[in-house]
RNA sequence: GGGUCUAUAGCACAAUUGGUUAGUGCGGCGAGCUCAUAACUCGAAGGUUCUAGGUUCAAGUCCUAGUAGACCCA
Numbered sequence: 001g002g003g004u005c006u007a008u009a010g011c012a013c014a015a016u017u018g019g020u021u022a023g024u025g026c027g028g029c030g031a032g033c034u035c036a037u038a039a040c041u042c043g044a045a046g047g048u049u050c051u052a053g054g055u056u057c058a059a060g061u062c063c064u065a066g067u068a069g070a071c072c073c074a
């Protein structure tokens, strides 16, 4: 220098070939249970979907550029 892949909640990941309000598990918080703790059960919260543009009635998803990381080639 060239190519491929990845980036979504504190962590690990989903999201059906663009369409209802972006969800699940763990963790943290609150409650129940217990003499108490753990385990278990229930509940609510937590998101600039890496950044900036573009297409579209509608973008996590498609297009362009960039940033960071992993791998391959030279």
Base pairs, nucleotide, nucleotide: 001073002072003071004070005069006068007067010026011025012024013023019057029043030042031041032040050066051065052064053063054062
Transfer RNA from an Anaerolineae bacterium, 74 nucleotides, folded computationally. Rfam family: tRNA. By type it is a transfer RNA.